RNA sequence: GGGCGGAUAGCUCAGCUGGCAGAGCAUCCCGCUUACACCGGGAAGGUCAGGCGUUCAAACCGCCUUCCGCCUACCA
Numbered sequence: 001g002g003g004c005g006g007a008u009a010g011c012u013c014a015g016c017u018g019g020c021a022g023a024g025c026a027u028c029c030c031g032c033u034u035a036c037a038c039c040g041g042g043a044a045g046g047u048c049a050g051g052c053g054u055u056c057a058a059a060c061c062g063c064c065u066u067c068c069g070c071c072u073a074c075c076a
Base pairs, nucleotide, nucleotide: 001072002071003070004069005068006067007066010025011024012023013022019056027043028042029041030040031039049065050064051063052062053061
């Protein structure tokens, strides 16, 4: 250099064929307890790596870029 995969909440990851952005853990609040933990209920938390484009509508499709991982390294 070429090919493939990945980047989504603080962390680990889902998200089917374009149509509400989610789960578990963590955090916070309430209940329970003498208290803590467990357990039960609830809340908050997101530029979906960045940009442009297609579309009524994009995490999802197209192009470019960045970062991470794997494979390959030929011809002249």
Molecule: transfer RNA
Organism: Nitrospiria bacterium